[in-house]
RNA sequence: GCGGAUGGCCGGAUGGCCGCGGGGCCCCUCGGGGCCUCGAGGAAAGUCCGGACUCCACAAGGCACGGUGCCGGGUAACGCCCGGCCGGGGCAACCCGAGGGAAAGCGCCACAGAGAUGAGACCGCCCCGCAUGCGGGGUAAGGCUGAAACGGUGGGGUAAGAGCCCACCGCGGGACGGGCAACCGGACCGGCACGGCAAGCCCCACCGGGAGCAAUGCCGAAUAGGGACUUCGCGCCGGGCCUUCGGGUCGCGGCAGGGAUGCCUGAUCCCGAGAAGUCCGGGUUGGCAGCUAGAGGCGCGCCGGUAACGGCGGGCCAAGAGGAAUGGCCAUCGAAGGGGGCGACCCCUGAACAAAAUCCGGCUUACAGGCUGUCCGCGCAU
Numbered sequence: 001g002c003g004g005a006u007g008g009c010c011g012g013a014u015g016g017c018c019g020c021g022g023g024g025c026c027c028c029u030c031g032g033g034g035c036c037u038c039g040a041g042g043a044a045a046g047u048c049c050g051g052a053c054u055c056c057a058c059a060a061g062g063c064a065c066g067g068u069g070c071c072g073g074g075u076a077a078c079g080c081c082c083g084g085c086c087g088g089g090g091c092a093a094c095c096c097g098a099g100g101g102a103a104a105g106c107g108c109c110a111c112a113g114a115g116a117u118g119a120g121a122c123c124g125c126c127c128c129g130c131a132u133g134c135g136g137g138g139u140a141a142g143g144c145u146g147a148a149a150c151g152g153u154g155g156g157g158u159a160a161g162a163g164c165c166c167a168c169c170g171c172g173g174g175a176c177g178g179g180c181a182a183c184c185g186g187a188c189c190g191g192c193a194c195g196g197c198a199a200g201c202c203c204c205a206c207c208g209g210g211a212g213c214a215a216u217g218c219c220g221a222a223u224a225g226g227g228a229c230u231u232c233g234c235g236c237c238g239g240g241c242c243u244u245c246g247g248g249u250c251g252c253g254g255c256a257g258g259g260a261u262g263c264c265u266g267a268u269c270c271c272g273a274g275a276a277g278u279c280c281g282g283g284u285u286g287g288c289a290g291c292u293a294g295a296g297g298c299g300c301g302c303c304g305g306u307a308a309c310g311g312c313g314g315g316c317c318a319a320g321a322g323g324a325a326u327g328g329c330c331a332u333c334g335a336a337g338g339g340g341g342c343g344a345c346c347c348c349u350g351a352a353c354a355a356a357a358u359c360c361g362g363c364u365u366a367c368a369g370g371c372u373g374u375c376c377g378c379g380c381a382u
Stems, first nucleotide, its partner, number of pairs: 001378010012333007020039008041353001045364002048362005053212004058266001060265004065208005070084005085099001086097004100203002105201002107197003122143002124139007151169006170192001171190003176185003216289004226280007235255004239250004257271004296317003300313005337348004
């Protein structure tokens, strides 16, 4: 200098005028007015995970269904983050992994090819017979096909070959050693072959009740205390009171029965003469709360840790609308870019993706331009 890999930051600033929403203070004729202050992101997006919170009713056991899937750590938790192991890609820095199980079972491997699981002889090679291509036998080293061909290379051996034998590699087992572990190394033994796919069903381990702020509460108002249908039931026991002794009655207790946000069981609660469900129709479309100080953000110091992160101590900061505010105009500056000029300088343009709606922790996707850290490779110079 070039190319690459991987992190971080900015993505407008200042002033003035006008207009909005929240909060505080003051005034007020209670209509409102004045002053101060704050006011949309790194992704607010996707609605993909995990929670906080609210309700059903406790989420207790199980099932269905769904999710995760190497080891260790972090976290409120996670499918996230950090570190490591193994595998793949890359010269490397780095990146990716749907990373448990194929000997529990089922299933698939099309076409091509001789043959795709306990397969196989088309071409070829060797031998024998007959005789110029026919038959028989042996072979699976060479060739073809394919995503993949029942190990690879070399040597010996053989009629020709073959783990047939040998060396090394691979594969299976494996004393022992290192590591918390995943796993790594590995003396020694075995000619050893029955492949791949679980991102096909499945098995194993772990996790998960369901809905969601349109959750859920309070106030006010109005209507038609509307109509139809379905399921279960409309009973039993005990006690009190009354009694004409037939029975009647009860804000009484219990049981059967019914219901309660996937299903079953249990517990609990409600009803117990009602309960649940479906459809049609009508009324209310009002106000307040939930609503924003949190596992919060930024930054500094110390300690622990490889790190993620945790602990301690201070400082600064903070949208809460309610059909939805956070805006409009002017001036100046302004990264980069374009044009002109010898130069000083001048002119033009003027930042991408994009907008809170209960709130956090993540992941994924989008992003013009600019600044910057570290690392790898190549080339050159000193």

Bacterial RNase P class A from Pseudoroseicyclus aestuarii, 382 nucleotides, folded computationally. It matches the Rfam family "Bacterial RNase P class A". Rfam classes the family as a ribozyme. From the family's description: Ribonuclease P (RNase P) is a ubiquitous endoribonuclease, found in archaea, bacteria and eukarya as well as chloroplasts and mitochondria. The source organism's lineage runs through Bacteria, Pseudomonadati, Alphaproteobacteria, Paracoccaceae and Pseudoroseicyclus. It was read from a public genome assembly, where an Rfam model found it.